[in-house]
Context: one part of a larger RNA
RNA sequence: CGUAAGAAAUUUGAGGGAAUCUGACUUUAGUACGAGAGGACCGAGUUGGACGUACCGCUAGUGUACCUGUUGUGGCGCCAGCUGCACCGCAGGGUAGCUAUGUACGGAAGGGAUAAGCGCUGAAAGCAUAUAAGCGCGAAGCCCAUCCCGAGAUGAGAUUUCUCUUAAGGGUCGUUCGAGACUAGGACGUUGAUAGGCUACAGGUGUAAAGGCAGUAAUGUCAUAGCCGAGUAGUACUAAUUACCCGUGAGC
Numbered sequence: 001c002g003u004a005a006g007a008a009a010u011u012u013g014a015g016g017g018a019a020u021c022u023g024a025c026u027u028u029a030g031u032a033c034g035a036g037a038g039g040a041c042c043g044a045g046u047u048g049g050a051c052g053u054a055c056c057g058c059u060a061g062u063g064u065a066c067c068u069g070u071u072g073u074g075g076c077g078c079c080a081g082c083u084g085c086a087c088c089g090c091a092g093g094g095u096a097g098c099u100a101u102g103u104a105c106g107g108a109a110g111g112g113a114u115a116a117g118c119g120c121u122g123a124a125a126g127c128a129u130a131u132a133a134g135c136g137c138g139a140a141g142c143c144c145a146u147c148c149c150g151a152g153a154u155g156a157g158a159u160u161u162c163u164c165u166u167a168a169g170g171g172u173c174g175u176u177c178g179a180g181a182c183u184a185g186g187a188c189g190u191u192g193a194u195a196g197g198c199u200a201c202a203g204g205u206g207u208a209a210a211g212g213c214a215g216u217a218a219u220g221u222c223a224u225a226g227c228c229g230a231g232u233a234g235u236a237c238u239a240a241u242u243a244c245c246c247g248u249g250a251g252c
Stems, first nucleotide, its partner, number of pairs: 001152001005163007015149004021049007033038001051106005059100004066093005071086006110144003117137004164249001169246004173189005194239003197235005203228003211222004
């Protein structure tokens, strides 16, 4: 921009894409078959591999904005306590998020038309013949079926609702997100829990400083402390103010 008014939802599915894998074991059954040795089809069940999709409750990583220990050196006048630098100084752990090595699920079943192949009926050709007329069975393949996209499918579809005028509805702007390069998309904007803060909790670290007590002292203890990023709730304390713009039908 189009889809001959403008919107908001919900859809149909032309068409397109993805997937399509496979082993072992148990049983049927030591059955059919076979002199024996050996040893099934068909069917039923269990459990794997690789691949794929999603997720983070578990396990395991990462986690330079979390906690702790500690070395050297500088600073805060000194002690104590902090703090800068040294690969995040080094080391031990670790929330959220992101992940796989983790977890869940998938390739199941079925239908239609067929290929090779196997048939039925059956003439030409009194026979025979699956074929000439006619009718069947038959594959991981084909068309459906499963999952995803999908009306710019210009062949522009359908249904429901709203608006009749500065209307319905959008946008700018702001707070933002499991959304994101930017755009776009989602949530919210005081009739408010959208983000931050605060409080509580979860979770992490591992028992802060100061002081008391014990000990000559190192140290221990009073003490599950103190601190804390992203998590979950609650709470208008802070910021989402005011406002502006777009958007108006009927031609031949």